[in-house]
This is a predicted structure of an 83-nucleotide RNA (transfer RNA) from a Deltaproteobacteria bacterium.

RNA sequence: GCCGAAGUGGCGGAAUUGGUAGACGCACGGGUCUCAAAAACCCGCGAGAUUUUCUCGUAUCGGUUCGAUCCCGAUCUUCGGCA
Repeated sequence: GCCGAAGUGGCGGAAUUGGUAGACGCACGGGUCUCAAAAACCCGCGAGAUUUUCUCGUAUCGGUUCGAUCCCGAUCUUCGGCA
RNA backbone atom coordinates (compact mmCIF):
# COMPACT_ATOMS: atom_id res chain seq x y z
P G A 1 -0.64 3.69 3.63
O5' G A 1 -0.91 2.79 2.32
C5' G A 1 -0.68 3.34 1.02
C4' G A 1 -0.70 2.25 0.00
C3' G A 1 -1.94 1.37 0.00
O3' G A 1 -3.01 1.94 -0.74
C1' G A 1 0.00 0.00 0.00
P C A 2 -4.49 1.75 -0.30
O5' C A 2 -4.82 0.24 -0.69
C5' C A 2 -4.82 -0.15 -2.06
C4' C A 2 -5.03 -1.64 -2.18
C3' C A 2 -6.24 -2.19 -1.45
O3' C A 2 -7.46 -2.02 -2.16
C1' C A 2 -4.35 -3.53 -0.98
P C A 3 -8.81 -1.89 -1.35
O5' C A 3 -9.06 -3.35 -0.76
C5' C A 3 -9.30 -4.43 -1.64
C4' C A 3 -9.45 -5.73 -0.87
C3' C A 3 -10.45 -5.72 0.26
O3' C A 3 -11.79 -5.82 -0.17
C1' C A 3 -8.46 -6.76 0.98
P G A 4 -12.96 -5.15 0.72
O5' G A 4 -13.06 -6.08 2.01
C5' G A 4 -13.45 -7.43 1.89
C4' G A 4 -13.24 -8.19 3.16
C3' G A 4 -13.96 -7.67 4.38
O3' G A 4 -15.34 -8.03 4.42
C1' G A 4 -11.74 -8.21 4.96
P A A 5 -16.36 -7.12 5.24
O5' A A 5 -16.08 -7.44 6.78
C5' A A 5 -16.28 -8.75 7.29
C4' A A 5 -15.79 -8.86 8.72
C3' A A 5 -16.37 -7.85 9.69
O3' A A 5 -17.68 -8.20 10.16
C1' A A 5 -14.04 -7.96 9.98
P A A 6 -18.71 -7.07 10.55
O5' A A 6 -18.13 -6.50 11.93
C5' A A 6 -18.07 -7.33 13.08
C4' A A 6 -17.25 -6.67 14.17
C3' A A 6 -17.76 -5.33 14.68
O3' A A 6 -18.81 -5.47 15.63
C1' A A 6 -15.43 -5.23 14.31
P G A 7 -19.86 -4.26 15.77
O5' G A 7 -19.05 -3.16 16.59
C5' G A 7 -18.45 -3.47 17.84
C4' G A 7 -17.70 -2.26 18.40
C3' G A 7 -18.59 -1.07 18.72
O3' G A 7 -18.15 -0.40 19.87
C1' G A 7 -16.94 -0.44 17.16
P U A 8 -18.88 -0.70 21.28
O5' U A 8 -20.41 -0.37 20.95
C5' U A 8 -20.81 0.96 20.73
C4' U A 8 -22.30 1.11 20.94
C3' U A 8 -22.79 0.84 22.36
O3' U A 8 -22.65 1.99 23.17
C1' U A 8 -24.18 -0.29 20.81
P G A 9 -21.81 1.95 24.51
O5' G A 9 -22.92 1.48 25.58
C5' G A 9 -22.59 1.50 26.95
C4' G A 9 -23.39 2.58 27.68
C3' G A 9 -23.12 2.62 29.17
O3' G A 9 -23.16 3.97 29.59
C1' G A 9 -25.43 2.30 28.79
P G A 10 -21.73 4.71 29.99
O5' G A 10 -21.17 3.83 31.18
C5' G A 10 -19.92 4.19 31.84
C4' G A 10 -19.31 3.01 32.55
C3' G A 10 -19.23 1.71 31.76
O3' G A 10 -18.13 1.70 30.86
C1' G A 10 -20.02 1.25 33.94
P C A 11 -18.25 0.85 29.48
O5' C A 11 -18.13 -0.65 29.98
C5' C A 11 -16.89 -1.16 30.50
C4' C A 11 -17.02 -2.64 30.81
C3' C A 11 -17.52 -3.52 29.68
O3' C A 11 -16.54 -3.85 28.72
C1' C A 11 -18.68 -4.06 31.67
P G A 12 -16.99 -4.14 27.20
O5' G A 12 -17.71 -5.56 27.28
C5' G A 12 -16.97 -6.74 27.59
C4' G A 12 -17.89 -7.92 27.81
C3' G A 12 -18.75 -8.34 26.63
O3' G A 12 -18.01 -9.11 25.67
C1' G A 12 -20.06 -8.33 28.57
P G A 13 -18.40 -8.95 24.09
O5' G A 13 -19.97 -9.21 24.01
C5' G A 13 -20.51 -10.51 24.29
C4' G A 13 -22.02 -10.45 24.34
C3' G A 13 -22.70 -10.02 23.05
O3' G A 13 -22.81 -11.10 22.12
C1' G A 13 -23.62 -8.83 24.86
P A A 14 -23.49 -10.82 20.69
O5' A A 14 -25.04 -10.86 21.01
C5' A A 14 -25.99 -10.44 20.07
C4' A A 14 -27.36 -10.49 20.69
C3' A A 14 -28.48 -10.02 19.78
O3' A A 14 -28.91 -11.04 18.91
C1' A A 14 -28.69 -9.01 21.91
P A A 15 -28.95 -10.79 17.33
O5' A A 15 -30.13 -9.72 17.21
C5' A A 15 -31.42 -10.02 17.73
C4' A A 15 -32.25 -8.76 17.78
C3' A A 15 -32.30 -7.97 16.48
O3' A A 15 -33.27 -8.48 15.59
C1' A A 15 -31.88 -6.52 18.32
P U A 16 -32.84 -9.17 14.21
O5' U A 16 -31.95 -8.02 13.55
C5' U A 16 -32.53 -6.79 13.15
C4' U A 16 -32.15 -6.44 11.74
C3' U A 16 -32.17 -7.61 10.77
O3' U A 16 -32.61 -7.21 9.48
C1' U A 16 -30.00 -6.65 10.80
P U A 17 -33.51 -8.29 8.63
O5' U A 17 -33.36 -7.61 7.23
C5' U A 17 -32.08 -7.38 6.65
C4' U A 17 -32.17 -7.40 5.13
C3' U A 17 -33.26 -6.51 4.55
O3' U A 17 -32.78 -5.19 4.40
C1' U A 17 -33.38 -8.66 3.58
P G A 18 -33.82 -3.97 4.43
O5' G A 18 -34.28 -3.77 5.94
C5' G A 18 -33.37 -3.47 6.95
C4' G A 18 -33.90 -2.40 7.87
C3' G A 18 -35.38 -2.49 8.21
O3' G A 18 -35.56 -2.02 9.53
C1' G A 18 -34.96 -0.42 7.20
P G A 19 -36.47 -2.92 10.54
O5' G A 19 -37.57 -1.90 11.05
C5' G A 19 -37.20 -0.80 11.90
C4' G A 19 -38.43 -0.14 12.49
C3' G A 19 -39.47 -1.10 13.06
O3' G A 19 -40.09 -0.51 14.18
C1' G A 19 -40.43 0.18 11.30
P U A 20 -39.54 -0.93 15.62
O5' U A 20 -40.43 -0.02 16.58
C5' U A 20 -40.44 1.39 16.40
C4' U A 20 -40.45 2.09 17.74
C3' U A 20 -39.21 1.89 18.60
O3' U A 20 -38.97 3.07 19.33
C1' U A 20 -41.11 1.06 19.75
P A A 21 -37.67 3.90 19.04
O5' A A 21 -36.45 2.91 19.34
C5' A A 21 -36.15 2.55 20.68
C4' A A 21 -35.28 1.35 20.69
C3' A A 21 -34.78 0.94 22.09
O3' A A 21 -35.73 0.14 22.75
C1' A A 21 -32.96 1.01 20.58
P G A 22 -35.81 0.15 24.31
O5' G A 22 -34.46 -0.54 24.81
C5' G A 22 -34.19 -1.90 24.52
C4' G A 22 -32.72 -2.21 24.65
C3' G A 22 -32.18 -2.22 26.07
O3' G A 22 -32.41 -3.50 26.63
C1' G A 22 -30.66 -1.13 24.58
P A A 23 -32.53 -3.64 28.23
O5' A A 23 -33.39 -4.99 28.34
C5' A A 23 -34.61 -5.11 27.63
C4' A A 23 -34.72 -6.47 26.98
C3' A A 23 -34.25 -7.65 27.82
O3' A A 23 -35.21 -8.06 28.76
C1' A A 23 -33.42 -7.84 25.61
P C A 24 -34.80 -8.23 30.30
O5' C A 24 -33.61 -9.29 30.27
C5' C A 24 -33.85 -10.64 29.88
C4' C A 24 -32.55 -11.41 29.75
C3' C A 24 -31.58 -11.22 30.90
O3' C A 24 -31.92 -11.98 32.05
C1' C A 24 -30.41 -11.02 28.88
P G A 25 -31.56 -11.40 33.52
O5' G A 25 -29.98 -11.56 33.60
C5' G A 25 -29.37 -12.84 33.55
C4' G A 25 -27.86 -12.73 33.39
C3' G A 25 -27.14 -11.91 34.44
O3' G A 25 -26.95 -12.62 35.66
C1' G A 25 -26.32 -11.34 32.31
P C A 26 -26.93 -11.82 37.02
O5' C A 26 -25.54 -11.06 36.96
C5' C A 26 -24.31 -11.77 36.92
C4' C A 26 -23.12 -10.86 36.72
C3' C A 26 -22.96 -9.74 37.73
O3' C A 26 -22.38 -10.18 38.94
C1' C A 26 -22.63 -8.88 35.56
P A A 27 -22.82 -9.47 40.33
O5' A A 27 -22.27 -7.98 40.16
C5' A A 27 -20.88 -7.75 40.11
C4' A A 27 -20.60 -6.30 39.79
C3' A A 27 -21.23 -5.27 40.72
O3' A A 27 -20.50 -5.10 41.91
C1' A A 27 -21.59 -4.62 38.48
P C A 28 -21.31 -4.83 43.27
O5' C A 28 -21.96 -3.39 43.05
C5' C A 28 -21.15 -2.25 42.85
C4' C A 28 -21.98 -1.03 42.48
C3' C A 28 -23.12 -0.71 43.42
O3' C A 28 -22.69 -0.02 44.58
C1' C A 28 -23.90 -0.62 41.21
P G A 29 -23.55 -0.25 45.97
O5' G A 29 -24.87 0.58 45.74
C5' G A 29 -24.84 1.99 45.59
C4' G A 29 -26.21 2.56 45.36
C3' G A 29 -27.28 2.12 46.34
O3' G A 29 -27.23 2.83 47.57
C1' G A 29 -28.12 1.97 44.15
P G A 30 -27.75 2.04 48.90
O5' G A 30 -29.34 1.99 48.73
C5' G A 30 -30.09 3.20 48.75
C4' G A 30 -31.55 2.96 48.45
C3' G A 30 -32.23 1.93 49.33
O3' G A 30 -32.58 2.44 50.62
C1' G A 30 -32.80 1.51 47.10
P G A 31 -32.65 1.41 51.87
O5' G A 31 -33.92 0.50 51.58
C5' G A 31 -35.23 1.07 51.56
C4' G A 31 -36.25 0.08 51.03
C3' G A 31 -36.46 -1.17 51.87
O3' G A 31 -37.29 -0.93 53.00
C1' G A 31 -36.30 -1.77 49.59
P U A 32 -37.14 -1.87 54.29
O5' U A 32 -37.75 -3.26 53.86
C5' U A 32 -39.14 -3.39 53.55
C4' U A 32 -39.48 -4.81 53.14
C3' U A 32 -39.07 -5.89 54.12
O3' U A 32 -40.02 -6.04 55.17
C1' U A 32 -38.42 -6.52 51.94
P C A 33 -39.52 -6.28 56.67
O5' C A 33 -38.81 -7.70 56.62
C5' C A 33 -39.56 -8.86 56.33
C4' C A 33 -38.65 -10.04 56.10
C3' C A 33 -37.65 -10.30 57.21
O3' C A 33 -38.22 -11.03 58.29
C1' C A 33 -36.56 -10.37 55.13
P U A 34 -38.10 -10.54 59.79
O5' U A 34 -36.56 -10.80 60.12
C5' U A 34 -36.04 -12.11 60.10
C4' U A 34 -34.56 -12.10 60.36
C3' U A 34 -34.10 -11.24 61.52
O3' U A 34 -34.27 -11.92 62.78
C1' U A 34 -32.71 -10.85 59.67
P C A 35 -34.89 -11.14 64.05
O5' C A 35 -33.69 -10.16 64.43
C5' C A 35 -33.95 -9.09 65.36
C4' C A 35 -32.63 -8.45 65.75
C3' C A 35 -31.72 -8.09 64.62
O3' C A 35 -32.03 -6.82 64.10
C1' C A 35 -30.50 -9.29 66.24
P A A 36 -32.07 -6.60 62.49
O5' A A 36 -30.52 -6.73 62.09
C5' A A 36 -29.58 -5.73 62.48
C4' A A 36 -28.18 -6.16 62.18
C3' A A 36 -27.91 -6.58 60.75
O3' A A 36 -27.67 -5.47 59.90
C1' A A 36 -27.00 -8.19 62.20
P A A 37 -28.11 -5.57 58.36
O5' A A 37 -27.22 -6.76 57.77
C5' A A 37 -25.94 -6.47 57.22
C4' A A 37 -25.11 -7.71 57.08
C3' A A 37 -25.32 -8.54 55.83
O3' A A 37 -24.68 -7.97 54.69
C1' A A 37 -25.12 -9.98 57.70
P A A 38 -25.36 -8.17 53.25
O5' A A 38 -25.13 -9.70 52.90
C5' A A 38 -23.83 -10.18 52.64
C4' A A 38 -23.82 -11.68 52.57
C3' A A 38 -24.71 -12.29 51.50
O3' A A 38 -24.08 -12.30 50.22
C1' A A 38 -25.04 -13.42 53.53
P A A 39 -24.98 -11.98 48.92
O5' A A 39 -26.00 -13.21 48.86
C5' A A 39 -25.54 -14.52 48.57
C4' A A 39 -26.63 -15.54 48.80
C3' A A 39 -27.91 -15.31 48.01
O3' A A 39 -27.83 -15.82 46.68
C1' A A 39 -28.44 -15.70 50.26
P A A 40 -28.59 -15.07 45.46
O5' A A 40 -30.15 -15.18 45.85
C5' A A 40 -30.79 -16.45 45.86
C4' A A 40 -32.20 -16.33 46.43
C3' A A 40 -33.07 -15.29 45.76
O3' A A 40 -33.66 -15.77 44.55
C1' A A 40 -33.20 -15.01 48.08
P C A 41 -33.86 -14.83 43.31
O5' C A 41 -35.09 -13.91 43.73
C5' C A 41 -36.35 -14.50 43.99
C4' C A 41 -37.28 -13.50 44.67
C3' C A 41 -37.45 -12.16 43.95
O3' C A 41 -38.36 -12.24 42.87
C1' C A 41 -37.06 -11.79 46.23
P C A 42 -38.16 -11.29 41.60
O5' C A 42 -38.61 -9.87 42.15
C5' C A 42 -39.96 -9.66 42.55
C4' C A 42 -40.14 -8.25 43.10
C3' C A 42 -39.63 -7.12 42.22
O3' C A 42 -40.52 -6.80 41.15
C1' C A 42 -38.95 -6.77 44.44
P C A 43 -39.93 -6.25 39.78
O5' C A 43 -39.44 -4.78 40.15
C5' C A 43 -40.39 -3.80 40.54
C4' C A 43 -39.72 -2.52 41.03
C3' C A 43 -38.73 -1.88 40.06
O3' C A 43 -39.36 -1.15 39.02
C1' C A 43 -37.78 -1.94 42.22
P G A 44 -38.58 -1.01 37.60
O5' G A 44 -37.34 -0.05 37.95
C5' G A 44 -37.57 1.28 38.38
C4' G A 44 -36.30 1.91 38.89
C3' G A 44 -35.20 2.11 37.88
O3' G A 44 -35.42 3.25 37.05
C1' G A 44 -34.29 1.25 39.87
P C A 45 -34.86 3.20 35.54
O5' C A 45 -33.28 3.15 35.70
C5' C A 45 -32.59 4.24 36.29
C4' C A 45 -31.12 3.92 36.45
C3' C A 45 -30.40 3.49 35.19
O3' C A 45 -29.99 4.59 34.41
C1' C A 45 -29.86 2.03 36.96
P G A 46 -30.39 4.65 32.86
O5' G A 46 -29.20 5.45 32.19
C5' G A 46 -27.86 5.02 32.35
C4' G A 46 -26.99 5.73 31.33
C3' G A 46 -27.12 7.23 31.34
O3' G A 46 -26.26 7.82 32.28
C1' G A 46 -27.39 6.45 29.15
P A A 47 -26.75 9.17 33.07
O5' A A 47 -26.73 10.30 31.95
C5' A A 47 -25.48 10.67 31.36
C4' A A 47 -25.70 11.76 30.33
C3' A A 47 -26.53 12.95 30.78
O3' A A 47 -25.80 13.88 31.53
C1' A A 47 -27.31 12.22 28.69
P G A 48 -26.56 14.75 32.64
O5' G A 48 -27.42 15.77 31.77
C5' G A 48 -26.78 16.71 30.92
C4' G A 48 -27.78 17.42 30.04
C3' G A 48 -28.90 18.13 30.77
O3' G A 48 -28.51 19.39 31.31
C1' G A 48 -29.78 16.93 28.95
P A A 49 -29.31 19.92 32.62
O5' A A 49 -30.73 20.39 32.06
C5' A A 49 -30.80 21.41 31.07
C4' A A 49 -32.19 21.49 30.49
C3' A A 49 -33.32 21.77 31.48
O3' A A 49 -33.40 23.13 31.79
C1' A A 49 -33.96 20.01 30.04
P U A 50 -34.11 23.56 33.18
O5' U A 50 -35.67 23.58 32.84
C5' U A 50 -36.59 24.14 33.78
C4' U A 50 -38.01 24.06 33.28
C3' U A 50 -38.47 22.63 32.93
O3' U A 50 -39.84 22.49 33.27
C1' U A 50 -38.68 24.06 31.05
P U A 51 -40.23 21.70 34.63
O5' U A 51 -39.76 20.22 34.32
C5' U A 51 -40.46 19.42 33.36
C4' U A 51 -40.42 17.95 33.76
C3' U A 51 -40.91 17.69 35.17
O3' U A 51 -41.62 16.46 35.20
C1' U A 51 -38.69 16.91 34.92
P U A 52 -43.20 16.47 35.50
O5' U A 52 -43.69 15.06 34.99
C5' U A 52 -43.16 13.85 35.54
C4' U A 52 -44.23 12.80 35.60
C3' U A 52 -44.97 12.55 34.28
O3' U A 52 -45.29 11.14 34.19
C1' U A 52 -46.51 13.21 35.94
P U A 53 -45.29 10.46 32.69
O5' U A 53 -44.75 11.60 31.72
C5' U A 53 -45.49 12.02 30.60
C4' U A 53 -44.98 13.34 30.08
C3' U A 53 -43.98 13.23 28.94
O3' U A 53 -44.59 13.02 27.68
C1' U A 53 -43.20 14.80 30.54
P C A 54 -43.76 12.21 26.52
O5' C A 54 -42.72 13.34 26.06
C5' C A 54 -43.19 14.51 25.42
C4' C A 54 -42.06 15.52 25.26
C3' C A 54 -40.88 15.07 24.42
O3' C A 54 -41.13 15.19 23.03
C1' C A 54 -40.09 16.09 26.40
P U A 55 -40.39 14.16 22.01
O5' U A 55 -38.89 14.72 22.00
C5' U A 55 -38.59 16.00 21.45
C4' U A 55 -37.16 16.39 21.73
C3' U A 55 -36.09 15.43 21.22
O3' U A 55 -35.82 15.59 19.84
C1' U A 55 -35.59 16.05 23.45
P C A 56 -35.33 14.28 19.00
O5' C A 56 -33.86 14.02 19.57
C5' C A 56 -32.81 14.93 19.27
C4' C A 56 -31.58 14.65 20.11
C3' C A 56 -30.90 13.31 19.89
O3' C A 56 -30.07 13.28 18.74
C1' C A 56 -31.10 13.72 22.20
P G A 57 -29.88 11.87 17.97
O5' G A 57 -29.13 10.95 19.03
C5' G A 57 -27.77 11.23 19.41
C4' G A 57 -27.31 10.28 20.46
C3' G A 57 -27.35 8.80 20.06
O3' G A 57 -26.19 8.43 19.32
C1' G A 57 -28.31 9.07 22.20
P U A 58 -26.28 7.51 18.00
O5' U A 58 -25.94 6.04 18.49
C5' U A 58 -24.77 5.78 19.29
C4' U A 58 -24.33 4.34 19.13
C3' U A 58 -23.90 3.96 17.71
O3' U A 58 -22.84 3.00 17.81
C1' U A 58 -25.67 2.58 18.39
P A A 59 -21.75 2.88 16.60
O5' A A 59 -20.70 4.00 17.00
C5' A A 59 -20.15 4.06 18.32
C4' A A 59 -18.90 4.92 18.33
C3' A A 59 -19.03 6.21 17.54
O3' A A 59 -19.62 7.22 18.32
C1' A A 59 -17.07 5.08 16.90
P U A 60 -20.67 8.24 17.62
O5' U A 60 -19.74 9.17 16.73
C5' U A 60 -18.75 9.98 17.34
C4' U A 60 -18.01 10.79 16.30
C3' U A 60 -18.88 11.50 15.28
O3' U A 60 -19.42 12.72 15.77
C1' U A 60 -17.14 10.38 14.17
P C A 61 -20.86 13.20 15.28
O5' C A 61 -20.58 13.69 13.79
C5' C A 61 -19.60 14.69 13.53
C4' C A 61 -19.40 14.88 12.05
C3' C A 61 -20.67 15.00 11.23
O3' C A 61 -21.23 16.29 11.30
C1' C A 61 -19.17 13.52 10.16
P G A 62 -22.79 16.51 10.79
O5' G A 62 -22.63 16.45 9.21
C5' G A 62 -23.71 16.01 8.40
C4' G A 62 -23.22 15.65 7.01
C3' G A 62 -24.28 15.07 6.10
O3' G A 62 -25.08 16.06 5.48
C1' G A 62 -22.40 13.68 6.06
P G A 63 -26.65 15.87 5.42
O5' G A 63 -26.81 14.75 4.28
C5' G A 63 -26.25 14.97 3.00
C4' G A 63 -26.28 13.71 2.16
C3' G A 63 -27.65 13.08 1.98
O3' G A 63 -28.43 13.73 0.98
C1' G A 63 -26.08 11.40 2.48
P U A 64 -30.03 13.69 1.12
O5' U A 64 -30.42 12.18 0.79
C5' U A 64 -30.16 11.62 -0.48
C4' U A 64 -30.60 10.17 -0.53
C3' U A 64 -32.02 9.92 -0.09
O3' U A 64 -32.96 10.19 -1.11
C1' U A 64 -30.57 8.34 0.91
P U A 65 -34.27 11.07 -0.81
O5' U A 65 -35.13 10.14 0.14
C5' U A 65 -35.58 8.87 -0.30
C4' U A 65 -36.13 8.06 0.84
C3' U A 65 -37.15 8.77 1.72
O3' U A 65 -38.44 8.78 1.13
C1' U A 65 -35.58 7.63 3.08
P C A 66 -39.34 10.12 1.25
O5' C A 66 -39.77 10.15 2.76
C5' C A 66 -40.44 11.32 3.28
C4' C A 66 -40.96 11.00 4.67
C3' C A 66 -39.96 10.35 5.62
O3' C A 66 -39.12 11.30 6.23
C1' C A 66 -41.98 9.14 5.67
P G A 67 -37.56 10.97 6.37
O5' G A 67 -37.51 9.77 7.40
C5' G A 67 -37.94 9.93 8.76
C4' G A 67 -38.03 8.60 9.47
C3' G A 67 -36.76 7.76 9.50
O3' G A 67 -35.88 8.16 10.53
C1' G A 67 -38.59 6.40 8.89
P A A 68 -34.29 8.12 10.23
O5' A A 68 -33.94 6.59 10.05
C5' A A 68 -34.21 5.65 11.13
C4' A A 68 -33.06 4.68 11.29
C3' A A 68 -31.74 5.33 11.70
O3' A A 68 -30.99 4.39 12.49
C1' A A 68 -31.48 4.27 9.62
P U A 69 -31.04 4.47 14.06
O5' U A 69 -29.93 3.39 14.57
C5' U A 69 -28.58 3.76 14.55
C4' U A 69 -27.70 2.54 14.47
C3' U A 69 -27.69 1.80 13.14
O3' U A 69 -26.77 2.38 12.25
C1' U A 69 -27.93 0.25 14.93
P C A 70 -27.18 2.65 10.71
O5' C A 70 -27.47 1.18 10.13
C5' C A 70 -26.46 0.19 10.14
C4' C A 70 -27.02 -1.14 9.71
C3' C A 70 -27.56 -1.17 8.28
O3' C A 70 -27.28 -2.43 7.69
C1' C A 70 -29.29 -1.70 9.80
P C A 71 -26.08 -2.52 6.61
O5' C A 71 -26.61 -1.62 5.42
C5' C A 71 -27.42 -2.16 4.38
C4' C A 71 -27.66 -1.13 3.30
C3' C A 71 -26.47 -0.24 2.95
O3' C A 71 -25.56 -0.90 2.06
C1' C A 71 -28.40 1.09 3.21
P C A 72 -24.00 -0.56 2.12
O5' C A 72 -23.91 0.88 1.48
C5' C A 72 -24.24 1.09 0.11
C4' C A 72 -24.02 2.54 -0.27
C3' C A 72 -22.69 3.14 0.13
O3' C A 72 -21.65 2.81 -0.76
C1' C A 72 -24.43 4.63 0.73
P G A 73 -20.15 2.67 -0.19
O5' G A 73 -19.72 4.19 0.03
C5' G A 73 -19.61 5.06 -1.09
C4' G A 73 -19.25 6.47 -0.64
C3' G A 73 -18.05 6.58 0.27
O3' G A 73 -16.81 6.51 -0.43
C1' G A 73 -19.80 7.93 1.10
P A A 74 -15.53 5.87 0.29
O5' A A 74 -15.07 7.02 1.28
C5' A A 74 -14.64 8.27 0.76
C4' A A 74 -14.50 9.30 1.86
C3' A A 74 -13.62 8.90 3.04
O3' A A 74 -12.23 9.06 2.76
C1' A A 74 -15.63 9.82 3.85
P U A 75 -11.16 8.07 3.49
O5' U A 75 -11.18 8.54 5.01
C5' U A 75 -10.79 9.85 5.37
C4' U A 75 -11.13 10.16 6.81
C3' U A 75 -10.52 9.25 7.85
O3' U A 75 -9.16 9.55 8.13
C1' U A 75 -12.79 9.59 8.36
P C A 76 -8.19 8.36 8.64
O5' C A 76 -8.65 8.12 10.16
C5' C A 76 -8.54 9.16 11.10
C4' C A 76 -9.09 8.73 12.44
C3' C A 76 -8.52 7.40 12.97
O3' C A 76 -7.26 7.55 13.58
C1' C A 76 -10.87 7.44 13.23
P U A 77 -6.22 6.32 13.48
O5' U A 77 -6.79 5.27 14.54
C5' U A 77 -6.91 5.61 15.91
C4' U A 77 -7.67 4.55 16.67
C3' U A 77 -7.18 3.13 16.50
O3' U A 77 -6.05 2.82 17.29
C1' U A 77 -9.52 3.17 16.29
P U A 78 -5.01 1.70 16.79
O5' U A 78 -5.76 0.32 17.01
C5' U A 78 -6.10 -0.10 18.32
C4' U A 78 -6.98 -1.32 18.29
C3' U A 78 -6.46 -2.50 17.50
O3' U A 78 -5.49 -3.26 18.20
C1' U A 78 -8.72 -2.14 16.96
P C A 79 -4.39 -4.10 17.40
O5' C A 79 -5.18 -5.31 16.75
C5' C A 79 -5.80 -6.28 17.56
C4' C A 79 -6.66 -7.23 16.75
C3' C A 79 -5.97 -7.92 15.58
O3' C A 79 -5.15 -9.01 15.95
C1' C A 79 -8.07 -7.10 14.88
P G A 80 -3.88 -9.39 15.02
O5' G A 80 -4.53 -10.05 13.72
C5' G A 80 -5.24 -11.28 13.84
C4' G A 80 -5.91 -11.65 12.54
C3' G A 80 -5.01 -11.72 11.32
O3' G A 80 -4.24 -12.93 11.26
C1' G A 80 -6.98 -10.57 10.77
P G A 81 -2.83 -12.93 10.46
O5' G A 81 -3.23 -12.87 8.93
C5' G A 81 -3.94 -13.95 8.32
C4' G A 81 -4.38 -13.58 6.92
C3' G A 81 -3.26 -13.19 5.96
O3' G A 81 -2.58 -14.32 5.42
C1' G A 81 -5.04 -11.65 5.78
P C A 82 -1.05 -14.22 4.95
O5' C A 82 -1.14 -13.32 3.64
C5' C A 82 -1.77 -13.80 2.47
C4' C A 82 -1.76 -12.75 1.39
C3' C A 82 -0.39 -12.19 1.04
O3' C A 82 0.37 -13.05 0.18
C1' C A 82 -1.94 -10.42 1.25
P A A 83 1.99 -13.10 0.33
O5' A A 83 2.43 -11.67 -0.23
C5' A A 83 2.22 -11.35 -1.60
C4' A A 83 2.50 -9.89 -1.86
C3' A A 83 3.89 -9.40 -1.48
O3' A A 83 4.87 -9.71 -2.45
C1' A A 83 2.28 -7.89 -0.67
The source organism's lineage runs through Bacteria, Pseudomonadati, Myxococcota and Myxococcia. Rfam family: tRNA. Gene Ontology term of the family: triplet codon-amino acid adaptor activity. From the family's description: Transfer RNA (tRNA) molecules are approximately 80 nucleotides in length. The family's RNA type in Rfam is transfer RNA. Its mean pLDDT, the model's own confidence on a scale to 100, is 81.